[in-house]
RNA sequence: GUCUCGUUAGCUCAGCAGGUAGAGCAUUUGACUUUUAAUCAAAGGGUCACGUGUUCGAAUCACGUACGAGACA
Numbered sequence: 001g002u003c004u005c006g007u008u009a010g011c012u013c014a015g016c017a018g019g020u021a022g023a024g025c026a027u028u029u030g031a032c033u034u035u036u037a038a039u040c041a042a043a044g045g046g047u048c049a050c051g052u053g054u055u056c057g058a059a060u061c062a063c064g065u066a067c068g069a070g071a072c073a
Stems, first nucleotide, its partner, number of pairs: 001072007010025004019056001027043005049065005
């Protein structure tokens, strides 16, 4: 330098033939328990890395940028 893959909740990840964003763990609250833990129930938490574009509508498609990983040279 060229190409490929990845970036989504505090963490690990799912969701990609475009249609109001999810799980597990963690956190908070409640129940239970003498207390803790465990268990059960509920709640909060996200400009989907960033920008531009296409579209009635974009996490999803196109282009560019940043960061990380890999292959080739």
The RNA shown here (transfer RNA) has 73 nucleotides and comes from an uncultured Mycoplasmatota bacterium. The coordinates come from a structure-prediction model, not an experiment, and the mean pLDDT is 80.